[in-house]
Glycine riboswitch aptamer from Robiginitomaculum sp., 96 nucleotides, folded computationally.
RNA sequence: ACUUUUCAAAUGGGAGAGUGCGCAUCACUUUGUUUUGCGCCGCCGAAGACGCAACCGCCCCGGAAACGCUCAGGCAAAGUGGACCGUUUGAAAAUU
Numbered sequence: 001a002c003u004u005u006u007c008a009a010a011u012g013g014g015a016g017a018g019u020g021c022g023c024a025u026c027a028c029u030u031u032g033u034u035u036u037g038c039g040c041c042g043c044c045g046a047a048g049a050c051g052c053a054a055c056c057g058c059c060c061c062g063g064a065a066a067c068g069c070u071c072a073g074g075c076a077a078a079g080u081g082g083a084c085c086g087u088u089u090g091a092a093a094a095u096u
Base pairs, nucleotide, nucleotide: 001096003094004093005092006091007090008089009088010087011086012085013084018041020040021039022038023037024036027033028032042075043074044073048071050068051067055063056062057061
């Protein structure tokens, strides 16, 4: 110096599913609109948690998914969050 991997930061992209029903409540444009809370049912999976497993290891046991589950979270739009992917920068390691 090149390439790759890991971690961190910045930046861009980033899905799915009910504006469900009932009760109460805030507000005012007043018999409707709208805010918030509670209850019930349905639904989603891409924070996290949990489970199994191909596989891997130091093979007693352990690690392990974008699979499963739906505790948590979410289900008009917007916003927040968002696994993962791209780019840039820094650090560490490996190869040449």
Source information:
It was read from a public genome assembly, where an Rfam model found it. The coordinates come from a structure-prediction model, not an experiment, and the mean pLDDT is 80. Rfam family: Glycine riboswitch aptamer. Rfam's curators write: This family represents the bacterial glycine riboswitch. Glycine riboswitches usually consist of two metabolite-binding aptamers domains with similar structures in tandem. The aptamers cooperatively bind glycine to regulate the expression of downstream genes. NCBI's taxonomy places the organism under Bacteria, Alphaproteobacteria, Maricaulales, Robiginitomaculaceae, Robiginitomaculum.